[in-house]
RNA sequence: GUUUGAUCCUGGCUCAGAACGAACGCUGGCGGCGUGCUUAACACAUGCAAGUCGAACGUGAAAUCCGCUUUCGGGCGGAGAGUAAAGUGGCGCACGGGUGAGUAACGCGUGGAUAAUCUACCCCGAGGCCCGGGAUAACUCGCCGAAAGGCGGGCUAAUACCGGAUAAUGUCCCACUACCUAAGUAGUGUGACCAUAGGAGGCUCUGCUUCCGCCACAGGAUGAGUCCGCGUACCAUUAGCUAGUUGGUAGGGUAAUGGCCUACCAAGGCUACGAUGGUUAGCUGGUCUGAGAGGACGAUCAGCCACACUGGAACUGAGACACGGUCCAGACUCCUACGGGAGGCAGCAGUGGGGAAUAUUGCGCAAUGGGGGAAACCCUGACGCAGCGACGCCGCGUGAGCGAGGAAGGCUUUCGGGUCGUAAAGCUCUGUCAGAAGGGAAGAAAUGCUUAUAGGUUAAUACCUUGUAGUUUGACGGUACCUUCAAAGGAAGCACCGGCUAACUCCGUGCCAGCAGCCGCGGUAACACGGAGGGUGCAAGCGUUGUUCGGAAUCACUGGGCGUAAAGGACGCGCAGGCGGCCCGGUAAGUCAGAAGUGAAAUCCGUCGGCUCAACCUGGGAACUGCUUUUGAAACUGAGAGACUUGAAUCCGGCAGAGGGUGGCGGAAUUCCCCGUGUAGAGGUGAAAUUCGUAGAUAUGGGGAGGAACACCAGAGGCGUAGGCGGCCACCUGGACCGGUAUUGACGCUGAGGUACGAAAGCGUGGGGAGCAAACAGGAUUAGAUACCCUGGUAGUCCACGCCGUAAACGAUGAGCGCUAGUUGUCGGGGGUAUUAACUCCACCGGUAACGUAGCUAACGCGUUAAGCGCUCCGCCUGGGGAGUACGGCCGCAAGGCUAAAACUCAAAGGAAUUGACGGGGGCCCGCACAAGCGGUGGAGCAUGUGGUUUAAUUCGAUGCAACGCGAAGAACCUUACCUGCCUUUGACAUCCCUGGGGAAUCCCAUUUAAUUUUGGGAGUGCCCUUCGGGGAACUGGGUGACAGGUGCUGCAUGGCUGUCGUCAGCUCGUGUCGUGAGAUGUUGGGUUAAGUCCCGCAACGAGCGCAACCCUUACCUUUAGUUGCCAGCGGAUAAUGCCGGGGACUCUAGAGGAACUGCCGGUGUCAAGCCGGAGGAAGGUGGGGAUGACGUCAAGUCCUCAUGGCCCUUAUAGGCAGGGCUACACACGUGCUACAAUGGCCGGUACAGAGGGCAGCAACGGGGCGACCCCGAGCGAAUCUCGCAAAGCCGGUCUCAGUUCGGAUUGGAGUCUGCAACUCGACUCCAUGAAGUCGGAAUCGCUAGUAAUCGCGGAUCAGCAUGCCGCGGUGAAUACGUUCCCGGGCCUUGUACACACCGCCCGUCACACCAUGGGAGUUGGUUUGACCCGACACCGGUGGCCUAACCUUCGGGAAGGAGCCGUCUACGGUCAGAUCAGCGACUGGGGUGAAGUCGUAACAAGGUAGCCGUAGGGGAACCUGCGGCUGGAUCACCUC
Repeated sequence: GUUUGAUCCUGGCUCAGAACGAACGCUGGCGGCGUGCUUAACACAUGCAAGUCGAACGUGAAAUCCGCUUUCGGGCGGAGAGUAAAGUGGCGCACGGGUGAGUAACGCGUGGAUAAUCUACCCCGAGGCCCGGGAUAACUCGCCGAAAGGCGGGCUAAUACCGGAUAAUGUCCCACUACCUAAGUAGUGUGACCAUAGGAGGCUCUGCUUCCGCCACAGGAUGAGUCCGCGUACCAUUAGCUAGUUGGUAGGGUAAUGGCCUACCAAGGCUACGAUGGUUAGCUGGUCUGAGAGGACGAUCAGCCACACUGGAACUGAGACACGGUCCAGACUCCUACGGGAGGCAGCAGUGGGGAAUAUUGCGCAAUGGGGGAAACCCUGACGCAGCGACGCCGCGUGAGCGAGGAAGGCUUUCGGGUCGUAAAGCUCUGUCAGAAGGGAAGAAAUGCUUAUAGGUUAAUACCUUGUAGUUUGACGGUACCUUCAAAGGAAGCACCGGCUAACUCCGUGCCAGCAGCCGCGGUAACACGGAGGGUGCAAGCGUUGUUCGGAAUCACUGGGCGUAAAGGACGCGCAGGCGGCCCGGUAAGUCAGAAGUGAAAUCCGUCGGCUCAACCUGGGAACUGCUUUUGAAACUGAGAGACUUGAAUCCGGCAGAGGGUGGCGGAAUUCCCCGUGUAGAGGUGAAAUUCGUAGAUAUGGGGAGGAACACCAGAGGCGUAGGCGGCCACCUGGACCGGUAUUGACGCUGAGGUACGAAAGCGUGGGGAGCAAACAGGAUUAGAUACCCUGGUAGUCCACGCCGUAAACGAUGAGCGCUAGUUGUCGGGGGUAUUAACUCCACCGGUAACGUAGCUAACGCGUUAAGCGCUCCGCCUGGGGAGUACGGCCGCAAGGCUAAAACUCAAAGGAAUUGACGGGGGCCCGCACAAGCGGUGGAGCAUGUGGUUUAAUUCGAUGCAACGCGAAGAACCUUACCUGCCUUUGACAUCCCUGGGGAAUCCCAUUUAAUUUUGGGAGUGCCCUUCGGGGAACUGGGUGACAGGUGCUGCAUGGCUGUCGUCAGCUCGUGUCGUGAGAUGUUGGGUUAAGUCCCGCAACGAGCGCAACCCUUACCUUUAGUUGCCAGCGGAUAAUGCCGGGGACUCUAGAGGAACUGCCGGUGUCAAGCCGGAGGAAGGUGGGGAUGACGUCAAGUCCUCAUGGCCCUUAUAGGCAGGGCUACACACGUGCUACAAUGGCCGGUACAGAGGGCAGCAACGGGGCGACCCCGAGCGAAUCUCGCAAAGCCGGUCUCAGUUCGGAUUGGAGUCUGCAACUCGACUCCAUGAAGUCGGAAUCGCUAGUAAUCGCGGAUCAGCAUGCCGCGGUGAAUACGUUCCCGGGCCUUGUACACACCGCCCGUCACACCAUGGGAGUUGGUUUGACCCGACACCGGUGGCCUAACCUUCGGGAAGGAGCCGUCUACGGUCAGAUCAGCGACUGGGGUGAAGUCGUAACAAGGUAGCCGUAGGGGAACCUGCGGCUGGAUCACCUC
């Protein structure tokens, strides 16, 4: 960061940090210091890595040179040279170097022990080195073999080998003493036993002396062996292991203890504090990380161990069971003459192979170190250096200063600019690194030699030691470093830029290509893909990947949890274990303090110093938190001793109870049977049917049978550990509680394993069976109905005995103890007070319940019965799914239970609470919502719109309500956007530029064409300035390019406007308060209203947008005014008329006012708001109507009104013109008109409006026509003239119920009008024609009063065209009991798994694809066990009639040894039988994921049958049903409080 609309919590996933023996990608200047096969302990060509000593010993060449000689083949001598070489012998080869396979172990670490041991070379001490002997290799000769090699004969030496002497301070036996120890150690004495070798130098040379060497002993040092305490990985789905096993005795063996080995005896030993088995692993100092505690690791360096092709074995030696030794077996490779031989890089280089991946077949012994040697010296792939690799760490550089015309160019832009950017250029400097040239260290001190001197020793000048001077030695390397020269010249990349996380724009792409650590980006405006510009970060590197720690308090010791998030065992008893009251005194195991030893070095830390700094190196320090020993302290814990009573238990007396078990008894009811009465139905349901009944049911009376359960009492009441327990009586029996005194004296708490008990269902055997009732059958319901409902019905339910062992076995809350406010109810018990009687009053003990303080909690809530504050013990949890599943084990007759994973997959899953929305939840309320009514639609014909179809085109949009007589207030052309055809290209229109022109512009005529277009002619002359030449503006022709133009796309990029919920009563804010918070409060509540209207109350107080009012209109009155309106009264005129004079009374007009406010009265209501009724009034409770539309919702509609971003077209998607189309027509729907007739049609007569319109107009009068209309044209820009006769109505007549005198469609004919033009495609008139239709199925619409219905009139648009739309008036109803139901809405409340919000969410089968996994006949391999067979080499033992130099011998032989043979043991190998792990496996089981397909609708709301748990049966599937349980069920009612 990520679960949500938002919130808090729980919880996982992910990121930022550091590190690395790394690898990969891109890039790459220099240097220093480090570092480099993590994989195949895979196989290895080639070279080198352990030799040395002639001062231990015996031999001993050659080439070549020189000389002599020669028969010219050669021979001899000298030098080479006592050299090379091999051999005997000594020392070394057991060090150094490599690797980590094995090992879970005294292997390692740490501390001890060795009184149970060894130690070559080295040091020190004190001794000795005498006399003899026999061989053998080399060499030579012969033989065998391909070779490797071997055999035999002969010669010879030693510091090789052997015998003897001598001998203690050595070893052993015995005795004694001392010390004290676990066996012993030390000392003294007697006895026995044990060794040797020489070499070199010097001299005064049978000798002396020096040095080296040798033997024995003692001590030291060093190294090694063995033993012990403690520590040292995971798995219990490994629980039992063990016969040399455990111990003893005796012996053997070893340097040494020991079952190490053997014989005998005993039967032990280990294990839940984890034996045995399996898996993994070298251990440590340390390294990385971390605040620490921890966690992970064990490269380089250092210590230890183990190994050396694999397995086994010993020999030699001081030391090995031996990396560059031996033997045997095996695998592999090589040589071979096929007989037989050779080999072991996990040494340094190097090769192949494996792998993501790891270097040179280098130089040198100059230094350090090692071996040999007296030494010189030799050897040394140890080591020192160099090479390769940015593999790591560290340092340096790639330039510095000035420099704005802010250049060019790139990118971007709102076109102004901005940015790269002082960056560049330019000017002035510097010189690190690299380059060139020159100079040039330190690392070297020794040894040896020469010289000199002193000391030791000696007979000595020799020899040895020390010192001085000189000389000799450098792989690296002419390297580090220094100087000079030239020159900014040669030297910057990588990743990232949505959030986390520092850094943003443009273009391309269009759920494609791609990105991605998590969340997530991409479907035409992508800061997330790709590129570019810019920016950010790091920098010779930068990113990626992998791994470790961290963050992660996410295994919690430090430092977590378990009511509902994961998590309390179903419940008791109880072994082990853990924990444990109070007092006294001692102890010192734990604990604390001091001291000592140890804790290797390196590392880490602090500090000094050395490389110019740093990395790096180095001196001394601190530290190493540990272990051991010792001295002390005594509070606490422990162990041991003694006491106490409060914890616990016992005793006595009471007491309540569905506590448990057994036996018996009882009544009501159901069912069945018998008998009677009685007759046609009964039963059942939402409605029915199956079913029962005329063979007599149901109903009713009587009698009987049988099983099961116990109404009322009954209560949140009681009892029990839990499960659970309910009629009555008896018997047996457990526990609690109260009161009392006494007794015991911590006897206690918890409790892994273990064990007892454990609802329902289920299982076994035997009974029983009334009712109920899984399964099953039938009837219904339904699209289906394997269900819900109904009728039947079997297991079962009941009893006995035995299993099972699970439940939502729940308070979803383990047990125990202590502490921490109260109030109220109830059950049991005893006490006090009052009154002598307490059901009532008071306090107490024990249980059970409701509320509540502090506190706790994420919240909900808990709250002395804690989920508060503490202690003790046990159980359990660690993301969701997979899965409580698989495998294994244990239990079970079975069903199944207990224990219990992994692969894989997701970024969530979850808890509580909030706001909404929703509910086939509830309450209250409203609306033409229903109901009550009136009239319609749906059927017919026509009009009109839409869909569909058709078409070249039928332009486009609108699509549930809220599209469909809608945009369109009017498509013949135009409109017009569509189609066909013909034309134009700076354009029909705007701005700018160049040029020409005439004088404009403009108009008219002709020409051409289908028309636009083209061409020609004519008329016509304007405005401003003027120096009269002209200039300017405007106009026009031509040209050029910027641009115009687009009803092209995107209404899901937008503005604006509009629709809808809805004229519904709501929507919010400030401050305050409450809540961790989202939020709540206010706005809820009680009333009331049309209203969040008002009143009251209230942690709210106020306010805003809405409501209402203000506005318009209408209804009444007053007043003012009086023309074009009016005419009562007065006068005049007419056939008649406000026609005229006049008038303002009236109507009217249009200004201003008034009037209505629950104001008044009564009732009611909370002394309220208000409501009901009444009066008055033109009007009464908003008087009627209109305008007015809150916050918002629908990505609602519109880019084709307009505006506008982006994209697209530019001789075309622009523009012009003609014709066509938008008017099509099997069909479907919407909206209307006209009808179907008598409340009517027709004919005649007659009455009364309102509101509007009129100059491209309305048009009177008059005339013509049957008529549409025509002619004429008065008047009027209109209270004046005109459209203009209103119609229904009323009066009279006719028609008489019929497809008609209804109805008027359709069609024929003839016309009128408008218009350039009525063919496609106008309206109207007349004549003729006279279709469907006789009141309309399911369904559905409008309307509550001047309304519906009905009647006509006007207007906009408009040349013409109206059944549409917008208005106007005339006539003028019916009904509303009421709110159960349908629809919509408001408020409160409730549930929710919904939030795209029920058109939501979501479950399972089936089908397809992919993935991992279980089973599986078997099969393959690894590891391992038991039994048996075979039995190499070697050691050991035995052995004879074999062989043999040293010694002894009486010479025969003996001692001793060797080969041979035998035996024990045993590697490899083999057979049989297991165990275990892994691979493959036809087929098969479930699981997961997937764009989404099929079937249903199980769950979430009362989810439409409440859900869930356990169990059993059934079913395509979710599921259904039975039995028992739970509330984690809504709603209503009852009870309690």
Molecule: small-subunit ribosomal RNA
Organism: uncultured prokaryote